RNA sequence: CGCGGGGAAGUGUACCGGUUGCACGCUUGGCUCAUAACCAAGAGGUAGUGGGUUCAAUUCCCGCCCCCGCAA
Repeated sequence: CGCGGGGAAGUGUACCGGUUGCACGCUUGGCUCAUAACCAAGAGGUAGUGGGUUCAAUUCCCGCCCCCGCAA
């Protein structure tokens, strides 16, 4: 240099054109003598970045950046 896969909440991930969800974690409240567990509520995401297509893009297309793998 070439090819393939992947970047989304603190961590792991679903959705794959039509208001971005789940689990764990975090915060508050309940329960308890107390902690854990359990129950309820809440905060937290310009979906890597810049363009293009579209009425509408996390999703489709292109460049760039980063990570993993293959080949040389």

The RNA shown here (transfer RNA) has 72 nucleotides and comes from Candidatus Microgenomatus sp. Its Rfam family is "tRNA". It is annotated as a transfer RNA. The sequence was found in a public genome assembly.